The RNA shown here (transfer RNA) has 74 nucleotides and comes from a Litorivicinaceae bacterium. It matches the Rfam family "tRNA". By type it is a transfer RNA. Model confidence (mean pLDDT): 80 of 100. The source organism's lineage runs through Bacteria, Pseudomonadati, Gammaproteobacteria, Oceanospirillales and Litorivicinaceae.
RNA sequence: GGGCGAUUAGCUCAAUUGGUUAGAGCGCCGGACUCAUAAUCCGUCGGUUACAGGUUCGAGUCCUGUAUCGCCUA
Numbered sequence: 001g002g003g004c005g006a007u008u009a010g011c012u013c014a015a016u017u018g019g020u021u022a023g024a025g026c027g028c029c030g031g032a033c034u035c036a037u038a039a040u041c042c043g044u045c046g047g048u049u050a051c052a053g054g055u056u057c058g059a060g061u062c063c064u065g066u067a068u069c070g071c072c073u074a
Base pairs, nucleotide, nucleotide: 001073002072003071004070005069006068007067010026011025012024013023019057027045029043030042031041032040050066051065052064053063054062
């Protein structure tokens, strides 16, 4: 240099052939329980879907460019 893949909540990941409000577990916080802590239970908080554009009535999903990371190759 060329090719391929990944990027979604603080972390690990879902999201059906493009269609109703982007969810789960863990975690943070609050509460219950306990002498207290842990465990357990209940509730709550948390998103510019990496960034910028394009296509579409509608984009996390399709297309283009950029960035970061990983793999392959010369």